[in-house]
Context: one part of a larger RNA
RNA sequence: UUGGGCGUAAAGAGUUCGUAGGUGGUUUAUUAAGUCUGGUGUUAAAUGCAGAUGCUCAACAUCUGUUCGGCACUGGAUACUGGUAGGCUUGAAUGCGGUAGAGGUAAAGGGAAUUCCUGGUGUAGCGGUGGAAUGCGUAGAUAUCAGGAAGAACACCGAUGGCGAAGGCAGCCUGCUGGGGACUUAUCGACGCUGAGGCUCGAAAGUGCGGGUAGCAAACAGGAUUAGAUACCCUGGUAGUCCGCACCGUAAACGAUGCAUACUGGGUGUCCGGGGUUCGCCCCGGGUACCGAAGCCAACGCGUUAAGUAUGCCGCCUGGGGAGUACGUACGCAAGUAUGAAACUC
Numbered sequence: 001u002u003g004g005g006c007g008u009a010a011a012g013a014g015u016u017c018g019u020a021g022g023u024g025g026u027u028u029a030u031u032a033a034g035u036c037u038g039g040u041g042u043u044a045a046a047u048g049c050a051g052a053u054g055c056u057c058a059a060c061a062u063c064u065g066u067u068c069g070g071c072a073c074u075g076g077a078u079a080c081u082g083g084u085a086g087g088c089u090u091g092a093a094u095g096c097g098g099u100a101g102a103g104g105u106a107a108a109g110g111g112a113a114u115u116c117c118u119g120g121u122g123u124a125g126c127g128g129u130g131g132a133a134u135g136c137g138u139a140g141a142u143a144u145c146a147g148g149a150a151g152a153a154c155a156c157c158g159a160u161g162g163c164g165a166a167g168g169c170a171g172c173c174u175g176c177u178g179g180g181g182a183c184u185u186a187u188c189g190a191c192g193c194u195g196a197g198g199c200u201c202g203a204a205a206g207u208g209c210g211g212g213u214a215g216c217a218a219a220c221a222g223g224a225u226u227a228g229a230u231a232c233c234c235u236g237g238u239a240g241u242c243c244g245c246a247c248c249g250u251a252a253a254c255g256a257u258g259c260a261u262a263c264u265g266g267g268u269g270u271c272c273g274g275g276g277u278u279c280g281c282c283c284c285g286g287g288u289a290c291c292g293a294a295g296c297c298a299a300c301g302c303g304u305u306a307a308g309u310a311u312g313c314c315g316c317c318u319g320g321g322g323a324g325u326a327c328g329u330a331c332g333c334a335a336g337u338a339u340g341a342a343a344c345u346c
Base pairs, nucleotide, nucleotide: 003318004317005316006315007300008299012314014201017198021194022193023192025088026087027086028085029084030083031082033081034080035077036076037075038074039073040072041071042070043069048066049065050064051063052062053061054060091191093187094186095184099180103177104176105175106174110154114150115149116148117147118146119145120144121143125136126135162169163168206247207246208245209244210243211242215241216240220236221235222234223233258313259312260311261310262309263308266291267290268289269288270287271286272285273284274283275282276281295302296301319346320345321344328339329338330337331336
């Protein structure tokens, strides 16, 4: 619970697409469903309201009148909404020629570093710390030179930068491929917006099967520290991290800010495109960031990328704990996820 809200107090779904539904630019004609208006009928009585009367008053009772509203039928009005028919071009979409980008995917090759292996030089230490020790090393380590192998990640460029719906995306080249912005106004002619259910995608960790494993590293072992030390520090080290296929479906999935459209002073930087230029720069459009008019806000702050002013649609909130728990249901191999209470208590 016909209210007020959702950046930080409870509250925007992680994200796209899209069904039903809701909603929708401009113009002409028509219709008359919504809407407005007139009439008729009905809406039992009691009740209610107004006036009067009767109980000594009142409560109470009786009589007369009756509103509003609902429903049905019927006559009319046509501004708005809807229906039907036909136009329009500003919204949406498409085309031509150019354009920026770590957007996606597949395949190939690259250098630095690390570790390991082989060989050379070389000798007693190395490593590690606050200080040590465990550890490695005379079976020749560390250091250094040469060669080889493997896996993973791509220094500088690099940015307050770019791209993507979000998650996210970074060495280089190539193939395939998605989306975007500007210009041109050539085509189309409202085809739009949102979106309950539904479908897709979705970091990390985790799971199944098969590979791979250099470094790092949960668990684990040892050494320290300490009153203890199931930690922080050190030496090791397995899952995992990587690849393929299939699951999982969650995050402070954050701008803690749903999407779309219109309107409301400016200034500064930067990325992309177009135009002009006196070559200094200027103008237009689209992104990205900072400062700030009006306005908003409890304040912080937001401020043409709104948290301002409005409209459309969806999601969500309604004191703290109990609790994102129990139960049921669905999904999942499992872990668990989704939905989601109450008693009780303050």